The RNA shown here (Bacterial RNase P class A) has 378 nucleotides and comes from a soil metagenome.
The sequence is in RNAcentral, with records from MGnify.
Its Rfam family is "Bacterial RNase P class A". Gene Ontology terms of the family: ribonuclease P activity, dimeric ribonuclease P complex and tRNA processing. About the family: Ribonuclease P (RNase P) is a ubiquitous endoribonuclease, found in archaea, bacteria and eukarya as well as chloroplasts and mitochondria.

[in-house]
C1' cells in the first nucleotide's frame, strides 16, 4: 500500500419522564424494557384457516457445474471449470447451440454451407509503349495480405504453388475413442480424425428438479345495549264500496265473506295483520387466547477441512394498543482542529460521536451506517 474475516458502535452519576409485570386501599416501591441491521418485505420454513380421494399429464412460475450442510432455501460450506489481478484474493443466471425455429444492429463486398471492395496470379485477348511495363477486357484462378466489424468459416511456422489454399507436415486448439486418478463436477496420458461444430437460450424452446391458496387484520373462545330473526303465551283481527277528517292513516255505514293448518268431507277450532311479555339463536361493540421457552442465548467438551452436528452445564432476555425503550446536566472515553514540549505528555476549542427503531416467530439475502478495535495473508 492492499486483501480477507470477526467485533464494538459509548461508560458512570444526578434530575425529570414512558411501557409491561408483581406488590400495595392509595401515594408509591421492586423488576424487566430494541437492533446490527428491528429496515426492504426479496427468498425459505414453523403456525393458522380454506381447498383437496390417490397417481399421472398439461399449463404457469421458479431453480440450474459437482459433493455436502440444513426443518427448508434462490442460503451456507468444500471442490471443479472459466475470467481478472504481480500477489493475498475477487467475479461468474456456470445444463443443452450435434432436436427444431429465430436473431446477429452499425459498418462492411460478404454475418453461416458466406464473400472478390482493395489486392495477388494467369490468359491461347486488345491498345499504348521509353520493350522494363502501364491501362482495358475475361460467362479465368486465389481467401495469403489490406480494409469493415463484437464476431469473417481454426492459429503459428515450414514446405508447396503461377498465385494460393489442411494442399502436405510439426506444434497448439477442436472432436472422437481407450486407459489412469477422483464419490462426482473434472483432470492427466496415449491413439485416431485435416477440421466436419461462429455467437446468442437474462430469444422461443428442449431436458432435469421443485411448487395448492391466503396470511396473526391468520385463527379459536366469551359476548352486551339498540335494531332485526325464531318459538311460546296474552290482547287484537280480513276484503270491497261509499262518506268524513289531514292522499298511504283513522273513524262511521253497507256488503262479501277469502286463504292456510288440524290427512280427506261436514262441523268445529286455530292462524293471517299488529301490540305486549318471556325464552332461544346469529352477528356488532368489547374482552380473552393465539403471544413469546424458542430449529433459543452463553460456556466447556467431542466429531468434521468447513458449513454444521452431538453431549454436559447454565440463563430467561420487550411482548401492549397504532405502539413505551426518551430528554437535560456534569465527568470520563473516542475522534478532529489548534498550541506548548526533544519526547512522554499537557492545555484549549468542537453545533463531532452513526444508520435507524420491535408489532406472531425463526433461517437467510440485500441495502443503510460517524467513528473505532482485533486477527489472517500478500
Nucleotide at each position: 500500500a492492499g486483501u480477507c474475516g470477526g467485533c464494538c458502535g459509548g461508560g458512570c452519576g444526578g434530575c425529570c419522564g414512558c411501557g409491561g409485570c408483581g406488590c400495595g386501599c392509595a401515594a408509591g416501591c421492586g423488576u424487566c424494557g430494541a437492533g446490527g441491521a428491528a429496515a426492504g418485505u426479496c427468498c425459505g420454513g414453523g403456525c393458522u384457516c380454506c381447498a383437496c380421494g390417490g397417481a399421472g399429464a398439461u399449463a404457469c412460475g421458479g431453480u440450474g457445474c459437482c459433493g455436502g450442510a440444513u426443518a427448508a432455501c434462490g442460503u451456507c460450506c468444500g471442490g471443479c471449470g472459466g475470467g481478472g489481478g504481480c500477489g493475498a484474493c475477487c467475479c461468474c443466471a456456470g445444463g443443452g447451440a450435434a432436436a427444431g425455429u429465430g436473431c446477429c444492429a452499425c459498418a462492411g463486398a460478404g454475418a453461416a454451407g458466406a464473400g472478390a471492395c482493395c489486392g495477388c496470379c494467369g490468359c491461347g485477348g486488345g491498345u499504348c509503349c521509353u520493350c522494363g511495363g502501364a491501362c482495358c477486357g475475361c460467362a479465368g484462378g486465389c481467401a495469403a495480405g489490406g480494409g469493415u466489424g463484437a464476431a469473417a468459416c481454426g492459429g503459428u511456422g515450414c514446405g508447396g504453388u503461377a498465385a494460393g489454399a489442411g494442399c502436405g507436415c510439426a506444434c497448439c486448439g477442436c472432436g472422437c475413442c481407450u486407459c489412469c486418478g477422483g464419490c462426482a463436477a473434472c483432470g492427466g496420458a496415449g491413439g485416431c480424425g485435416g477440421c466436419a461444430c461462429g455467437g446468442c437460450a437474462a430469444a422461443c424452446c428442449c431436458c432435469a428438479c421443485c411448487g395448492g391458496g391466503a396470511g396473526c387484520a391468520a385463527a379459536g373462545c366469551c359476548g352486551a345495549a339498540u335494531a332485526g330473526g325464531g318459538a311460546c303465551g296474552g290482547c287484537a283481527c280480513g276484503g270491497g264500496c261509499g262518506g268524513a277528517a289531514c292522499g298511504u292513516u283513522u273513524c262511521c255505514g253497507c256488503u262479501c265473506a277469502a286463504u292456510c293448518c288440524g290427512g280427506u268431507c261436514u262441523u268445529c277450532g286455530g292462524a293471517u295483520c299488529g301490540c305486549c311479555g318471556u325464552c332461544c339463536g346469529g352477528g356488532u361493540a368489547g374482552g380473552c387466547u393465539g403471544c413469546u421457552u424458542g430449529a433459543g442465548g452463553c460456556u466447556c467438551c467431542g466429531g468434521g477441512u468447513a458449513a454444521c452436528c452431538g453431549g454436559a452445564g447454565u440463563c430467561c432476555c420487550a411482548g401492549a394498543g397504532g405502539a413505551a425503550u426518551g430528554g437535560c446536566c456534569g465527568c470520563c472515553g473516542c475522534g478532529c482542529g489548534g498550541g506548548a514540549g526533544c519526547a512522554a505528555u499537557c492545555c484549549c476549542g468542537c453545533c463531532g460521536u452513526c444508520c435507524a427503531a420491535a408489532a406472531c416467530c425463526c433461517g437467510g439475502c440485500u441495502u443503510a451506517c460517524a467513528g473505532g478495535c482485533c486477527g489472517u495473508c500478500u